[in-house]
RNA sequence: GCCGCUGUGGUGGAAUAGGCAGACACAAGGGACUUAAAAUCCCUCGGAGCAAAAUCCGUACCGGUUCGACCCCGGUCAGCGGCA
Numbered sequence: 001g002c003c004g005c006u007g008u009g010g011u012g013g014a015a016u017a018g019g020c021a022g023a024c025a026c027a028a029g030g031g032a033c034u035u036a037a038a039a040u041c042c043c044u045c046g047g048a049g050c051a052a053a054a055u056c057c058g059u060a061c062c063g064g065u066u067c068g069a070c071c072c073c074g075g076u077c078a079g080c081g082g083c084a
Stems, first nucleotide, its partner, number of pairs: 001083007010026003019067001028044005046057003060076005
């Protein structure tokens, strides 16, 4: 230099014929139970906003196609692998 794969919450990781983003698990927070704790059970758990609301935004980054994009197209960055 060329080719391929990968990039999604705090972590692992789902969602692929383009149609509710974040299932499930772990971690974390609150509560119940307990004399107290562990275990167990219930709730919450991307950001803004806030009333745990509505609403808006969010899939490495920047654009494009489309009524609609994690998904398709172009470019960039990073990691891994292969070739030279």

Predicted 3D model of an 84-nucleotide RNA (transfer RNA) from an Oscillospiraceae bacterium. Its Rfam family is "tRNA". Its family is annotated with triplet codon-amino acid adaptor activity in the Gene Ontology. The source organism's lineage runs through Bacteria, Bacillati, Bacillota, Clostridia and Oscillospiraceae.